[in-house]
RNA sequence: GGGGAAUUGGCGCAGUUGGUAGCGCGUGUCCUUAGCAUGGACAAGGUCGCCGGUUCGAUUCCGGCAUUCUCCA
Numbered sequence: 001g002g003g004g005a006a007u008u009g010g011c012g013c014a015g016u017u018g019g020u021a022g023c024g025c026g027u028g029u030c031c032u033u034a035g036c037a038u039g040g041a042c043a044a045g046g047u048c049g050c051c052g053g054u055u056c057g058a059u060u061c062c063g064g065c066a067u068u069c070u071c072c073a
Base pairs, nucleotide, nucleotide: 001072002071003070004069005068006067007066010025011024012023013022019056027043028042029041030040031039049065050064051063052062053061
């Protein structure tokens, strides 16, 4: 220098051939206990890496950039 892959709550990951994003763990409150753990209920938490484009509408399609991993030279 060129090719490919990944980027989604605090962490690990789903997801959708375009229609206002979910699971597990974790966190908070409550119930249960003499107390803790376990268990149960509810809740908070995400500009879906960034900037543009297409579209009525983009996490999803297109382009560029950034970071990480990987292959080739």

Predicted 3D model of a 73-nucleotide RNA (transfer RNA) from Bacillariaceae sp.
Model confidence (mean pLDDT): 81 of 100.
Its Rfam family is "tRNA". By type it is a transfer RNA.
The sequence is in RNAcentral, with records from ENA and Rfam.